Molecule: THF (Tetrahydrofolate) riboswitch aptamer
Organism: chicken gut metagenome
RNA sequence: GCAGAGUAGGGCGAUGUGCGUUAAGUGUCGGCUGGACGGGGAGUUGCCAGCCGGACGAAAAGUAGAAUGCUUGCGGUACAUCGCCCGCAUCCCGCUGC
Numbered sequence: 001g002c003a004g005a006g007u008a009g010g011g012c013g014a015u016g017u018g019c020g021u022u023a024a025g026u027g028u029c030g031g032c033u034g035g036a037c038g039g040g041g042a043g044u045u046g047c048c049a050g051c052c053g054g055a056c057g058a059a060a061a062g063u064a065g066a067a068u069g070c071u072u073g074c075g076g077u078a079c080a081u082c083g084c085c086c087g088c089a090u091c092c093c094g095c096u097g098c
Base pairs, nucleotide, nucleotide: 001098002097003096004095009086010085011084012083013082014081015080016079017078018077019075020074021073028054029053030052031051032050033049034048035047039093040092041091042090060072061071062070063069
């Protein structure tokens, strides 16, 4: 000098267990606070989380003598496991091969 590896995290799918269906959650916009970002250092206008506020907004049906039960759905629903995909914003150094 050239080539390469590796993280956190994110996305999708499957399975399982829940939650909601008396509408929380998800998504979206604004504000505030915090956090994480290859092995080391720095680190954003990017990412994630929490809180507050705004606008928007839904799928129920069946069953049972009956219920806060059961069954099937529905929700850009939560978590866990597995699989696949993306993946250090960027800068410096390091690592592996030549």